[in-house]
RNA sequence: CCGCGCGGGAGAGUUCCCAGUGACGUACUGCGUACGUCGUGCUGGGACGCCGAAGGAGCAAGUCCCUCCCUUGAAUCUCUCAGGCACCGUUACCGCGCGGG
Repeated sequence: CCGCGCGGGAGAGUUCCCAGUGACGUACUGCGUACGUCGUGCUGGGACGCCGAAGGAGCAAGUCCCUCCCUUGAAUCUCUCAGGCACCGUUACCGCGCGGG
């Protein structure tokens, strides 16, 4: 330095719209319709908003040259392409153990 395992470890709408679909309750009355509730049910699509700690990208001082340009140049900084925004979780990072170079 790399890989694996265990533990710790954030952030940001569980927003809105459409469609399909499930359970329970109530009413009507006939096996249907309407309304309500449900880890703000579940699945798919769309819209806008937001996050920064997978990955990716950018650059300062300095360095190289020694005139300049070029070269090289980090991140937890910036961007937000990708990713993410209840839980979940390849999360950066830290600790311990094991193996390899």

Notes
The prediction has a mean pLDDT of 77. Glycine riboswitch aptamer from uncultured Streptomyces sp., 101 nucleotides, folded computationally. RNAcentral holds the sequence, with entries from MGnify. Taxonomically the source falls in Streptomyces (Bacteria, Bacillati, Actinomycetota, Actinomycetes). Its Rfam family is "Glycine riboswitch aptamer". About the family: This family represents the bacterial glycine riboswitch. Glycine riboswitches usually consist of two metabolite-binding aptamers domains with similar structures in tandem. The aptamers cooperatively bind glycine to regulate the expression of downstream genes. In Bacillus subtilis, this riboswitch is found upstream of the gcvT operon which controls glycine degradation.